The RNA shown here (transfer RNA) has 73 nucleotides and comes from Candidatus Vidania fulgoroideorum. The RNAcentral record of the sequence draws on ENA. Rfam family: tRNA. By type it is a transfer RNA. Lineage of the source: Bacteria > Pseudomonadati > Pseudomonadota > Betaproteobacteria > Candidatus Vidania.

RNA sequence: GGCUAAAUAGCUCAGUAGGCAGAGCUACGGGUUGAAGGUCCGUUGGUCAGUGGUUCGAUUCCACUUUUAGCCA
Numbered sequence: 001g002g003c004u005a006a007a008u009a010g011c012u013c014a015g016u017a018g019g020c021a022g023a024g025c026u027a028c029g030g031g032u033u034g035a036a037g038g039u040c041c042g043u044u045g046g047u048c049a050g051u052g053g054u055u056c057g058a059u060u061c062c063a064c065u066u067u068u069a070g071c072c073a
Stems, first nucleotide, its partner, number of pairs: 001072007010025004019056001027043006049065005
């Protein structure tokens, strides 16, 4: 330098033939316990990497940019 893939909650990851964004873990509160652990119930949590475009409507489609990983040279 070229090609490919990925970027979504504090962490690990789903998701959607375009129509209000989810799980597990963590954190917080409560029940249970003499206490803790465990377990049960609940709560909080997001500019869906950025910019622009298409569209009535974009996390989803298109272009570019950035970052990360892999392959080739």